[in-house]
RNA sequence: AUGAUUAUUGUGGGAGAGUCUAAACAAUUGUUUAGCACCGAAGGAGCAAGCCAUAUAUGGGCAGGAAUCUCUCAGGUAAAAGGACUACAAUAGGACG
Numbered sequence: 001a002u003g004a005u006u007a008u009u010g011u012g013g014g015a016g017a018g019u020c021u022a023a024a025c026a027a028u029u030g031u032u033u034a035g036c037a038c039c040g041a042a043g044g045a046g047c048a049a050g051c052c053a054u055a056u057a058u059g060g061g062c063a064g065g066a067a068u069c070u071c072u073c074a075g076g077u078a079a080a081a082g083g084a085c086u087a088c089a090a091u092a093g094g095a096c097g
Stems, first nucleotide, its partner, number of pairs: 006092008018036001020035006037077003043073001044071003050062003
């Protein structure tokens, strides 16, 4: 001195699905409880590829481990907030050369 993966912060973009019903509190929008219907992109959970034995086809065992896939516990279903992911900037860091 180049400045990768990654992490943090700021600014911007960012989907889906009921402004559902009833009661109570608060006093307008909201919160809680109960019920039915839905969504997947906070979070969470599950799984492929491998190996072994039997033996050429099925299931079993072990290990391992993903996701935007699946589930829907949580969260969400007007606006606001949130929001995986993403662009730019800054900071940390220091792979490679």
Molecule: Glycine riboswitch aptamer
Organism: Neobacillus kokaensis